Record summary
RNAcentral holds the sequence, with entries from ENA. A computed fold for a 71-nucleotide RNA from a Nanobdellota archaeon, annotated as transfer RNA. Lineage of the source: Archaea > Nanobdellati > Nanobdellota. It matches the Rfam family "tRNA". The family's RNA type in Rfam is transfer RNA.

RNA sequence: GCAGCUUUAGUUGAGUGGUAAAACACGAGAUUCCCAAUCUUGAGACGCGAGUUCGAUUCUCGCAAGCUGCA
Numbered sequence: 001g002c003a004g005c006u007u008u009a010g011u012u013g014a015g016u017g018g019u020a021a022a023a024c025a026c027g028a029g030a031u032u033c034c035c036a037a038u039c040u041u042g043a044g045a046c047g048c049g050a051g052u053u054c055g056a057u058u059c060u061c062g063c064a065a066g067c068u069g070c071a
Base pairs, nucleotide, nucleotide: 001070002069003068004067005066006065007064010024011023012022018054026042027041028040029039030038047063048062049061050060051059
């Protein structure tokens, strides 16, 4: 330099053109003499920009970052 893949919550990680799951972690409450564990409950996310579309996390293009391969 070229090509491919990936980017979703603090972490891991599913998902699909029509309100984005779950687990752990975190906050609150219950339980307990206290802690831990357990139970209930709450908040929290689609890398950035543009395009297509009635509607984009999803499709297209560009950018950024990471990984892999080739040179």